[in-house]
Formats: sequence, structure tokens, C1' cells
RNA sequence: AUAAAGCAUAGGCCUAGUUCCAAAGUUUUUGGAAGCGGGGGAACCGUGUUGUAGGGGUGUAUCCGGUAUUCUCCGGUAGGGAAUCUCUUUUCCCAAACCCGUCAGCUAACCUCGUCGGCAAAAAGAGAGGUGUU
Repeated sequence: AUAAAGCAUAGGCCUAGUUCCAAAGUUUUUGGAAGCGGGGGAACCGUGUUGUAGGGGUGUAUCCGGUAUUCUCCGGUAGGGAAUCUCUUUUCCCAAACCCGUCAGCUAACCUCGUCGGCAAAAAGAGAGGUGUU
């Protein structure tokens, strides 16, 4: 150094929301780049669409029933998540919020925007990697 076997192990999770550089007013701010994510936008194709019952977008977050009858609450549910990754089972958690402004199907070129915020919802089995050790 390589191969095999055994034992142990991961500081993270959701989200596109991370990394780097420079400057300064310096534990933050401003600007830029890369990465990731979103919107608008031809032809072809598609659509009888729409306007007051508007229409559309981001997002997993949609719908149903009951209750309240000043909008709250309860239950269920489409859908989404649970610690290296994938699959299976069980269990648990969420099932919101916001935006455009009468207007947008798809869509190459092109144009444009965001890079927040919030957390403790894990067990088993199989397989594949990383690290340490024998």
C1' cells in the first nucleotide's frame, strides 16, 4: 500500500435557500461570482377559454365532514417529512402561509427574481459506501 473479516461510529434535521471573493461603516453591511431554485417568454402542439362565481403563481400543504354561526375548534384525507444513501415494515410529525392584480397553456433564444426562515418527528431488517480500530 492492497485485499478480506470483525467491532465501533457520524453532530445534525426541514427548506431552492449553500459556498467563495472584495471592500468597508467590521462579529455586521454592501457589491460580485459560482451552485441551487422560481417566473415571464416563439414555432409546433394544445385549449372553446374567459371577467365578478374572475383568473393565475410559490409551496408537500389539497379535499371532505361536523361544530361555532364575528372565521374558531375537532376528526379524517390527497400529499410531504423523520439524522450517510437506497428499499421494506412499524411508529411519529406536518398537512400552513403568502403573492400577482383583470393578466400569463407548453415554449428555444432571451429577459427577470430569490438564496429566507424554522427546528428536535426514530426504531427494526436488508443492501451499498465513508471514518476509526483489531
A computed fold for a 134-nucleotide RNA from a Bacillota bacterium, annotated as c-di-AMP riboswitch aptamer (ydaO/yuaA leader). The model forms 96% of the base pairs in the Rfam consensus. Its Rfam family is "c-di-AMP riboswitch aptamer (ydaO/yuaA leader)". Rfam's curators write: This family represents a conserved RNA structure found upstream of the ydaO and yuaA genes in Bacillus subtilis and related genes in other bacteria. The ydaO/yuaA element is thought to act as a genetic 'off' switch for the ydaO and yuaA genes in its native state. NCBI's taxonomy places the organism under Bacteria, Bacillati, Bacillota. It was read from a public genome assembly, where an Rfam model found it. Its mean pLDDT, the model's own confidence on a scale to 100, is 79.